A computed fold for a 73-nucleotide RNA from Gemmatirosa sp., annotated as transfer RNA. Taxonomically the source falls in Gemmatirosa (Bacteria, Gemmatimonadia, Gemmatimonadales, Gemmatimonadaceae). Rfam family: tRNA. Rfam's curators write: Transfer RNA (tRNA) molecules are approximately 80 nucleotides in length. The coordinates come from a structure-prediction model, not an experiment, and the mean pLDDT is 81.
[in-house]
RNA sequence: GGGGCGGUAGCUCAGGGGUUAGAGCAGUCGGCUCAUAACCGAACGCGCGUGGGUUCGAAUCCCACCCGCCCCA
Numbered sequence: 001g002g003g004g005c006g007g008u009a010g011c012u013c014a015g016g017g018g019u020u021a022g023a024g025c026a027g028u029c030g031g032c033u034c035a036u037a038a039c040c041g042a043a044c045g046c047g048c049g050u051g052g053g054u055u056c057g058a059a060u061c062c063c064a065c066c067c068g069c070c071c072c073a
Stems, first nucleotide, its partner, number of pairs: 001072007010025004018056001028042004049065005
């Protein structure tokens, strides 16, 4: 330098044009217990890498850039 994959909650990930963006874990509160863990219940998550474009509508499609991983040279 060229190519591929990825970037979504504190962490691991789903979701691939329209519905309110979700799950598990972690954390918080409560229950249970002599107590802790486990287990049960509840609430909270305000988070789609950045900037443009297409569209009535973009996390999702297109372009550029940034970051990470891999391959080629």